Notes
Predicted 3D model of a 522-nucleotide part of an RNA (small-subunit ribosomal RNA, 5' domain) from an uncultured prokaryote. The RNAcentral record of the full RNA draws on ENA.
Context: one part of a larger RNA
RNA sequence: AUGAACGCUAGCGGCAGGCUUAACACAUGCAAGUCGAGGGGUAACAGAGGUAGCUUGCUACUUGCUGACGACCGGCGCACGGGUGCGUAACGCGUAUAGAAUCUACCUUUUACUAGGAGAUAGCCUUUGGAAACGAAGAUUAAUACCCUAUAGUAUGUUUACUUCGCAUGGAGUAAAUAUUAAAGAUUACGGUAUAAGAUGAGUAUGCGUCCUAUUAGCUAGAUGGUGUGGUAACGGCACACCAUGGCAACGAUAGGUAGGGGCCCUGAGAGGGGGAUCCCCCACACUGGUACUGAGACACGGACCAGACUCCUACGGGAGGCAGCAGUGAGGAAUAUUGGACAAUGGAGGCAACUCUGAUCCAGCCAUGCCGCGUGCAGGAAGACUGCCCUAUGGGUUGUAAACUGCUUUUAUACAGGAAGAAACACUCCCUCGUGAGGGACCUUGACGGUACUGUAAGAAUAAGGACCGGCUAACUCCGUGCCAGCAGCCGCGGUAAUACGGAGGGUGCAAGCGUUAUCC
Numbered sequence: 001a002u003g004a005a006c007g008c009u010a011g012c013g014g015c016a017g018g019c020u021u022a023a024c025a026c027a028u029g030c031a032a033g034u035c036g037a038g039g040g041g042u043a044a045c046a047g048a049g050g051u052a053g054c055u056u057g058c059u060a061c062u063u064g065c066u067g068a069c070g071a072c073c074g075g076c077g078c079a080c081g082g083g084u085g086c087g088u089a090a091c092g093c094g095u096a097u098a099g100a101a102u103c104u105a106c107c108u109u110u111u112a113c114u115a116g117g118a119g120a121u122a123g124c125c126u127u128u129g130g131a132a133a134c135g136a137a138g139a140u141u142a143a144u145a146c147c148c149u150a151u152a153g154u155a156u157g158u159u160u161a162c163u164u165c166g167c168a169u170g171g172a173g174u175a176a177a178u179a180u181u182a183a184a185g186a187u188u189a190c191g192g193u194a195u196a197a198g199a200u201g202a203g204u205a206u207g208c209g210u211c212c213u214a215u216u217a218g219c220u221a222g223a224u225g226g227u228g229u230g231g232u233a234a235c236g237g238c239a240c241a242c243c244a245u246g247g248c249a250a251c252g253a254u255a256g257g258u259a260g261g262g263g264c265c266c267u268g269a270g271a272g273g274g275g276g277a278u279c280c281c282c283c284a285c286a287c288u289g290g291u292a293c294u295g296a297g298a299c300a301c302g303g304a305c306c307a308g309a310c311u312c313c314u315a316c317g318g319g320a321g322g323c324a325g326c327a328g329u330g331a332g333g334a335a336u337a338u339u340g341g342a343c344a345a346u347g348g349a350g351g352c353a354a355c356u357c358u359g360a361u362c363c364a365g366c367c368a369u370g371c372c373g374c375g376u377g378c379a380g381g382a383a384g385a386c387u388g389c390c391c392u393a394u395g396g397g398u399u400g401u402a403a404a405c406u407g408c409u410u411u412u413a414u415a416c417a418g419g420a421a422g423a424a425a426c427a428c429u430c431c432c433u434c435g436u437g438a439g440g441g442a443c444c445u446u447g448a449c450g451g452u453a454c455u456g457u458a459a460g461a462a463u464a465a466g467g468a469c470c471g472g473c474u475a476a477c478u479c480c481g482u483g484c485c486a487g488c489a490g491c492c493g494c495g496g497u498a499a500u501a502c503g504g505a506g507g508g509u510g511c512a513a514g515c516g517u518u519a520u521c522c
Stems, first nucleotide, its partner, number of pairs: 001520002004518005011374006017367002019332001024330003028327003033076003038073002041069002045067003048063007083285003092210007102202002107198003111194004115149003125138005152181001155180011211257003218248003223245008260282004264275004287308005310321004338364001340363003346360001347358004377408004388399001390397002414458005422449001429442005466511001468509003471492003477506005487494002
């Protein structure tokens, strides 16, 4: 000093922290949706209309007409946020560079365009298989879904010519020929396509640094290089065909063990030594192993497929699942919390917006786990009172200003009352500027925490002290009991009849809501 544990004890508050072990297995709930201002529509709810019945204001049926909206098609998101540290000794990380070898949805800026047409499919309907999960067939329908055509200055590829620049491969620019795009809705927002640039994010390469073992000395055939082809956003044995025989290593290759890395944290005067909890950045992983699809981005924690182990359902034909998300359960363990509240704030996704979702987050609950702060009273009071414990040389000493008693205070606790900041906005309405879309102002609205923090009043010392130690190191001593016994102990050591070292008592020392012990590091 600690993410600690254990023993004894315990009044309060603030701020932090809280499975270090089994990356063991998981019941249950929630953790990623949103858009009707893309679409066909109408299962539920509400309104309105219609029809029928009558109890004359109710019931039944019906109409997508309206608000809305389950399921479906479509768009965006689901690659963020959150968790864990298995693997990894590696360009993984840190730092410094490179790219004339790259991509980048949403966002911002620039320029231009947004024309014409066609066929399907889900849903709905009919029939049908299955225990279920889930399907199958037919008919029919829409779109910002999909497809075709037109337009092409620009961009990309190929060929040719010219100009110019660079450290090399080479780059930039100009001119000519061939292939490639668009989607509507509309009253109004808002979109789409192409191009150039920015921003953001990501990928790649390289120098240097990055644990232990030589009781690991040789290792390597896609291995090292070349040519060509393929592949990728991009370079490259990345993959393949052919050719050559290289490449690494005592400046430690290869092998084995251990381990996520850094900012940082602990210690120390420093140099060093040790660590990698919380918070931040990067990496890796998501039951185990593999594979790709979609997409701007994944080889994807709550997506897909295959194989395996395990668990569950089954009508035995077949199916379902993945908490290293937040809570919670079992197990393991010395040991680590609530199956809580809210989207009020900050942020994220979708949306024009209202808004919806958000176990991110903000809060609350539990735990002396830590740090910090406060309190358990203050002043006076000697007949140094009595009693008790203890010691004694029997005179007394000590407990001890301690108590009683007198005066004062009320932090805190209790009761009652008042009561926040965190809220800035968005939207609606109005006004101003300027202009067709923004900026500013005014009014109004919104608080989980929480009747919390805080403030005031009331009464009354009232509600609040322990644990360890006292031979030396090391602050603090006597008596009794015991008699190498019982026991103590970090080291030296103590105990065999007067033990300041064991056990008890009185007294004392040092800490204090803590005090000790154990473990680990300096």